[in-house]
RNA sequence: AUGAUUAUUGUGGGAGAGACUAAACGUAUCGUUUAGCACCGAAGGAGCAAUUCUCUGCGGCAAGGGAAUAAUCUCUCAGGUAAAAGGACUGCAAUAGGACG
Numbered sequence: 001a002u003g004a005u006u007a008u009u010g011u012g013g014g015a016g017a018g019a020c021u022a023a024a025c026g027u028a029u030c031g032u033u034u035a036g037c038a039c040c041g042a043a044g045g046a047g048c049a050a051u052u053c054u055c056u057g058c059g060g061c062a063a064g065g066g067a068a069u070a071a072u073c074u075c076u077c078a079g080g081u082a083a084a085a086g087g088a089c090u091g092c093a094a095u096a097g098g099a100c101g
Stems, first nucleotide, its partner, number of pairs: 006096008018037001020036007038081003044077001045075003051068006
């Protein structure tokens, strides 16, 4: 002296699907809770491939079992289905850090 992966903060962008029905309460044309039906996937959560390791087996290749293990895929527990809020991911800035040179 360059300032990567990564993390944090601030500030922008950010999809999908019923402003559903009934009852109760409240700060009352809305909100909350409970129950029900219909839906969504991008908070979170869960599951899976290849591959790797290992065991059995085998002259050897196979074959079978177990473990580790990914997502925007799948599930829909949770969450969500007007606005607001939230929102994976992402632009910019700052901070931490210090790979590479």
This is a predicted structure of a 101-nucleotide RNA (Glycine riboswitch aptamer) from Alteribacillus persepolensis.
Taxonomically the source falls in Alteribacillus (Bacteria, Bacillati, Bacillota, Bacillaceae).
It matches the Rfam family "Glycine riboswitch aptamer". About the family: This family represents the bacterial glycine riboswitch.
Its mean pLDDT, the model's own confidence on a scale to 100, is 82.